[in-house]
RNA sequence: AGAGUUUGAUCCUGGCUCAGGAUGAACGCUGGCGGCGUGCUUAACACAUGCAAGUCGAGCGGAGCACAUCAUUGGAAUCCUUCGGGAGGAAGAAGGUGUGGCUUAGCGGCGGACGGGUGAGUAACGCGUGGACAACCUGCCCUAUGCAGGGGGAUAACAUCCGGAAACGGGUGCUAAUACCGCAUAAGCGCACAGUACCGCAUGGUACGGUGUGAAAAGCUGAGGCGGCAUAGGAUGGGUCCGCGUUGGAUUAGGCAGUUGGCGGGGUAACGGCCCACCAAACCGACGAUCCAUAGCCGGCCUGAGAGGGUGGACGGCCACAUUGGGACUGAGACACGGCCCAGACUCCUACGGGAGGCAGCAGUGGGGAAUAUUGCACAAUGGGGGGAACCCUGAUGCAGCGACGCCGCGUGGGUGAGGAAGUACUUCGGUAUGUAAAGCCCUAUCAGCAGGGAAGAUAAUGACGGUACCUGACUAAGAAGCCCCGGCUAACUACGUGCCAGCAGCCGCGGUAAUACGUAGGGGGCAAGCGUUAUCCGGAUUUACUGGGUGUAAAGGGAGCGUAGACGGCGUGCCAAGUCUGAUGUGAAAGGCCGGGGCUCAACCCCGGGACUGCAUUGGAAACUGGCAUGCUGGAGUGCCGGAGGGGCAAGCGGAAUUCCUAGUGUAGCGGUGAAAUGCGUAGAUAUUAGGAGGAACACCGGUGGCGAAGGCGGCUUGCUGGACGGUAACUGACGUUGAGGCUCGAAAGCGUGGGGAGCAAACAGGAUUAGAUACCCUGGUAGUCCACGCCGUAAACGAUGAAUGCUAGGUGUCGGGGGACAUGGUCUUCCGGUGCCGCCGCAAACGCAGUAAGCAUUCCACCUGGGGAGUACGUUCGCAAGAGUGAAACUCAAAGGAAUUGACGGGGACCCGCACAAGCGGUGGAGCAUGUGGUUUAAUUCGAAGCAACGCGGAGAACCUUACCAGCCCUUGACAUCCCCCUGAACAUGCCGUAGCGGGCUUGGCCCUUAGGGGCAGGGGAGACAGGUGGUGCAUGGUUGUCGUCAGCUCGUGUCGUGAGAUGUUGGGUUAAGUCCCGCAACGAGCGCAACCCCUGCCCCCAGUAGCCAGCGGCGAGGCCGGGCACUCUGGGGGGACCGCCGGGGACAACCCGGAGGAAGGCGGGGACGACGUCAAAUCAUCAUGCCCCUUAUGGGCUGGGCUACACACGUGCUACAAUGGCGCUGACAAAGGGAGGCGAAGCGGCGACGCGGAGCAAACCCCAGAAACGGCGCCCCAGUUCGGAUUGCAGCCUGCAACUCGGCUGCAUGAAGCCGGAAUCGCUAGUAAUCGCGGAUCAGGAUGCCGCGGUGAAUACGUUCCCGGGUCUUGUACACACCGCCCGUCA
Repeated sequence: AGAGUUUGAUCCUGGCUCAGGAUGAACGCUGGCGGCGUGCUUAACACAUGCAAGUCGAGCGGAGCACAUCAUUGGAAUCCUUCGGGAGGAAGAAGGUGUGGCUUAGCGGCGGACGGGUGAGUAACGCGUGGACAACCUGCCCUAUGCAGGGGGAUAACAUCCGGAAACGGGUGCUAAUACCGCAUAAGCGCACAGUACCGCAUGGUACGGUGUGAAAAGCUGAGGCGGCAUAGGAUGGGUCCGCGUUGGAUUAGGCAGUUGGCGGGGUAACGGCCCACCAAACCGACGAUCCAUAGCCGGCCUGAGAGGGUGGACGGCCACAUUGGGACUGAGACACGGCCCAGACUCCUACGGGAGGCAGCAGUGGGGAAUAUUGCACAAUGGGGGGAACCCUGAUGCAGCGACGCCGCGUGGGUGAGGAAGUACUUCGGUAUGUAAAGCCCUAUCAGCAGGGAAGAUAAUGACGGUACCUGACUAAGAAGCCCCGGCUAACUACGUGCCAGCAGCCGCGGUAAUACGUAGGGGGCAAGCGUUAUCCGGAUUUACUGGGUGUAAAGGGAGCGUAGACGGCGUGCCAAGUCUGAUGUGAAAGGCCGGGGCUCAACCCCGGGACUGCAUUGGAAACUGGCAUGCUGGAGUGCCGGAGGGGCAAGCGGAAUUCCUAGUGUAGCGGUGAAAUGCGUAGAUAUUAGGAGGAACACCGGUGGCGAAGGCGGCUUGCUGGACGGUAACUGACGUUGAGGCUCGAAAGCGUGGGGAGCAAACAGGAUUAGAUACCCUGGUAGUCCACGCCGUAAACGAUGAAUGCUAGGUGUCGGGGGACAUGGUCUUCCGGUGCCGCCGCAAACGCAGUAAGCAUUCCACCUGGGGAGUACGUUCGCAAGAGUGAAACUCAAAGGAAUUGACGGGGACCCGCACAAGCGGUGGAGCAUGUGGUUUAAUUCGAAGCAACGCGGAGAACCUUACCAGCCCUUGACAUCCCCCUGAACAUGCCGUAGCGGGCUUGGCCCUUAGGGGCAGGGGAGACAGGUGGUGCAUGGUUGUCGUCAGCUCGUGUCGUGAGAUGUUGGGUUAAGUCCCGCAACGAGCGCAACCCCUGCCCCCAGUAGCCAGCGGCGAGGCCGGGCACUCUGGGGGGACCGCCGGGGACAACCCGGAGGAAGGCGGGGACGACGUCAAAUCAUCAUGCCCCUUAUGGGCUGGGCUACACACGUGCUACAAUGGCGCUGACAAAGGGAGGCGAAGCGGCGACGCGGAGCAAACCCCAGAAACGGCGCCCCAGUUCGGAUUGCAGCCUGCAACUCGGCUGCAUGAAGCCGGAAUCGCUAGUAAUCGCGGAUCAGGAUGCCGCGGUGAAUACGUUCCCGGGUCUUGUACACACCGCCCGUCA
C1' cells in the first nucleotide's frame, strides 16, 4: 500500500465483499508450565446461611466474675488416742469492705454521611473545562489569644407490678455523668443604630471607635497527660452561580400559569419563584423551544497517517441510586445501602390480635442467559474508625483458589545419522514423495517429578502468602501438539469416492462421471498451547469528502421571478482592538500514552525522571487583513435627458380567406372513404356548382437556428393604457451591491366549479374494417373538452435534462438592434456596445462533448445527491371542491443497477455489389406402378450409426451361408489371436472312415531340418499363471479424417501514428476487377495466410519415336493393312511453341482498366479439374484406424447350426419405367469414347425360340476377347384406343451362380396383363457442348444395380433486368442483443 466482483472486451460511476487491528467475549476441536492482569455485558430479578461498623470503663451509675480482707457458718486431709474421743483447721456456703484485675447490657461521647457496590434514573450546570461567591458552611487537624465560677432538676440501667404468642410496650419507685437547664463572667464575637477613613466589580466591602443588646464551658486520670468553651486565622472537605462544550428525530412548531419580571415577606449555611401575598404581562423558540426516543459524564480505551469514527468493562475523578414511591429527624456533614416514619408490591413468622425483612457489600443460592469464579486465609503489610494507650473492629485491603478469558515468557529436546529402511501415498512401473524424518550412536536437563537448603517483604517485635520465590543435588529423552487452511482474492496439490446427489461458500462462485472448490487419504502452507468460528467496533471507505467528493448524459439545479432573515461585499484616510498574530502567567489531577533510566534472570508487569496533554482563562504588545466607528471618493449600482427596435402585457373595436350549417337556383346518380373495403350520406335529389344568409374558431403568404419576455409563453389590422431591455450623453445620488432558507407572486396542457358559447377538431362512446383475437393503429360518426368571463388546481422530457451574480482567459464567420469613423458616396470599408447562432485553440471532461451565451480559471450565495428494487409507495401531516399535489419512510430483497465509448451480431434501417438468388427459359419432383433409403409399427431379433440446409440409392463399391456386430439354441474357458514358463510328442499338412444339426470329438494312412550326438530349431498337444479378447460406454476426454458456411474475398501481423483504454489506422475513400485484382489518394509503411499464377486434362501447330494407321506413293496375294515396304497423314506418348490488352481506334485522370476491331485454332482469367485462408457449427465419426478413462472376464470374450438385418396398416426422401404418334413394333443400314480381362476375358463352329450349353482358337493384351453401341438413317405396320401405349402382378416351364436360391438371387420363354391419359398446395436442377436425350464401360462381386463412378453420341431455349424471395461481401446507422433476434424481455397463471 491494496485486491475481488457489473462487460465479449474497455474506461468511468457505484455498491457489495476480503486481507489489518481490537474485545469483560461466547462456541467448536485441542490443551504442558509459570508470571502479571482479568472474570453477570442478561433479571436495578428474587434471595437461604455466615460475615461486611464499631469503639471508648481514662465520661457515668450499676451488674457479673476474679482476687484480697473481715466476721459468721462449715467442718476435709493429717496427727494423737485410753478407741470413748481429742488436736487440726482446708475445701465449700451466704454476707460486708476493699482492689481494680477482667467482662460488660444501659446512660454518655466519637464514628455509622468514610470505605465497599451498582448504572436504574438523568439530555441536566449532570459531566468536562475555565471562572465567580462583595451570597456561603466546614466535625476531627494546625496556629494564635482568652476562659472554665457557682448552682439546679431529671432520666435509662436497676427493682417491682402489669399487658402481649412474639416483636415489644406500659405503670410505679431509686440513681449517676464529659447527659440536660438556668445564673455569673465576655478579651473577643453576633445583632441594631448613627458616624469617619480607605477601597472596589453593580448590589457594596474593609478598618476604626461609640451606644444599646444577646449568647459560653466538663471533667477524667496511672498526676505524665487527655479533654472542654469562645474568637480569629490556616488547612481540608463541601454548597451555590456563570461562559463554553455535551446523542438522534421537524413524519415533534409552537411551548409556558409560579409561567416572566417587580415590590414586600417567609425560608436557607447561602443567592434565588426556592416558597407566599399583591402588581404588571411578560418569558422561551427555526442559532430548533416544547415533545418523543436513546444515554450516567470524564481522564482514558480501540482504531486511524492524521483529521476523525467507535467506546466509557477493569483503574482514577465526578454524579446518581440502595425493594418501589414519598417524607423528614439527628448531625459539622444525610434526606442517610447494612438509621427512622408513611404508603405500595413481594417474602417470612403468628396464638390471626399483630409483627419481621431488604446482598446494586464479600462469599454463596435459585432464576434469566451463548456466558462470567471460593459459602477460602489473614489483619503480617497499606489504609480507615474508636481509644491516652494496650488494643478492638475492618469480605477496605493483602493473599490464596477456580477459568488458556487476555497479555508475556518457557518447554515438548540437541548433534550425528543414506541401505535414502519399513509403512503409507502417487506413478509414464523406470521411479517419486514423506525424508535426516525414524531407527542407531553421542549429548544435554529448561519445565514437570524427587531430595536438601531457604529469603526479602519488618525500623525492636509481629508473615496470611509459605516451606512460597530462589539456590543446590541426583535421575530418565523420558511426562508435554494441536488447530485451521491449500479455486482466485491468499501462502499451500495430488489420488480416490461422489455425480446439480451428498455437500461447500466471506465475495466471485464450486458439484449434472476424470471436481487442486464436496468427503477421505497422502503431501503441502500458516499459526502454535493454542487454532478456528460467531458477534461487535475502527480501518481499508476520498463510500457524508474540515483535511478530502460531487450535480449536461452515471444519483443529484428548485418550473420561474420578487424579496425577508442570514451569508458575502468597491476605492482613500483616521481611530478602536472583537477576530487574527505574539510574549508572559495560571491551569490542563494521578494513572495511562511517548522518550530516557531503573527493578523482577528476559518480557508482560512495576518504579523514577523528562516531555507532552494541540485546551481554557488572565495579562502585556502589534495593527497588515476581517470586523466596528467616523469621514471622504466614483469605477459597482441607480436616476435624469436624447433616440430608435420589438408576435412583451391588458382592454376595446375592425377585417378577409377557409370549414360547417340554413334558404333558393342549376343538375343527376352517385358521393365519400381506403392498401383494398365497408359502416355512413344520397331519387324525400346528395356530391358538384351558383347566389344570399348565419355562426364560431383560427389568423395562409411575409416567416427567418429572426424578434420580445423571468419562466410558462407571445403572430391579421387599428386605437387606448402599460412593463422591460438597448444605444447615446455624463447632469445627479454616492456602495444604495450580490445571493437568498422561510414567505409572496407568476406558472403549458389536462382537469374542477358557476355562467355563457359551440363552426371545425375531438378523449369517452357507437359502428365499419384489419386480425388468431384487436377493448389499438385505418375509416364513418360523435359527447365532454377545446373558445369567453370569474374562481380553483400548481403539475410536465416546466429541457440547454446545464441555479443566480461578477471578473478573467486565442481567434474566425453569419445574423438582429443602436452608435462612431474613413473615403473614391458604394449592395463600400472599418470600429464600439447589446442580443442571437455556427466553427475552433488553451483548458476541462469517464468519454461524448463544452469551449467569451463554458461544462475553462477564480470568488460569493442558494438548491440538491450518497447502490438497485420496494417507492415517489405506506403512515402521519399541510394544501385542494375533487382529481390530486407537497413532505416522505421501513420491513424485505438483489450483486448489482448505471454512464460513455469499442468490436461484433442483428434490424419487416440506409447505400453499393455479387451468386441459376429471383426473373426469362428447358426438363423434372409432388399424382401411378416398381426399386431403394428413412421414420413408424411389428418382432425372439428386425444389430449399429447418420437427423434442417450440411441425415434419408448416406457408412452398404454389392446381407441366401459367410459378411454380422442382432436373436434362439448348442458348445469352449490362458481362450480364434500376441509374449513368457513347464511337460509330452514329431511335426505341420494331406487322405480315408465313424459320429454330430453343426462346431468341438474319435480312428486310419502318408509325412521334418541342423548337430560337437549332449542337444537345438520349428511345429502340434497338454498344463499353471501373468495375460489375451470386447463392433461394450463416453465423438461432450481425444488424435486422425470428413462435412458446412464457401472458390465466398476475405483473415491477420510487425513497426509507426491516434486513443487513459477496449481499440482504431493500415483494410476506410475515388475508380476498377471474378478477386483486399490493380490504379490513384491518404499517418501510415511494409509483410504473411488466402485470390491469381506455378500442376493435370482438353482445344491449334511444330520436333522426336513408330509390331495400331495408310494404299497417301510402290510391289505381292488368299482381297482382309493380310504380307513386303514406308512413317507423310490419323493416332499414340515425350518435348516445345502459342495469348501478353502485344497491335489499331475510342472511353477513362496521361492511371488501373473498359468497349470495339484486325490477326489468330483460341482471345481479354479459352473450357474443365486438383487446390478450400483466420475461423464457425462442443457439426460427423470411439463401428475404418488409433487412443485416455470407465465397464465385462466359464462372459459384454470365442465357436457353431438356424433365424434376423429382406417384417408391413402407414408416412417421407431419392430414383427407374411410363402415361405415348417428336411415339411403339418389325426388318435393314451406319458412326464412338473410355475401360476391363488369367481360379480371367473367352472367338469361330455346333445345339437351344431364349436365358444358356457344348466347344475351346486367341490374349497378361494400342496385337486376342468382352463388343452387337444406342439414339440416328432407310423401308413397312399401328391411327388416338387404357391401345400393337404401359408394363406391375400372377401362373407354368426353364437357364445360371453357388455346399445351399423355402424364408431371400439374377436371367429366359410362354401366358397374365394392374395402376397410370402428364399429376393439388408446394418444390428441384440447369447459362453451352450446358440442359435434355441416347447408349457404352468400370469398381464391388461366386451370383446378384433402376444405385455409384466414368465414357462418348445427338444436342437446345433463355437472361429485359436487380423491385421482390434466399445466401453472401463492403461502408454506414440504431440497439437495453454478446450461449449475439432461434437474442433480450413484459404481463397473467401454475
This is a predicted structure of a 1390-nucleotide RNA (small-subunit ribosomal RNA) from an uncultured bacterium. Rfam family: Bacterial small subunit ribosomal RNA.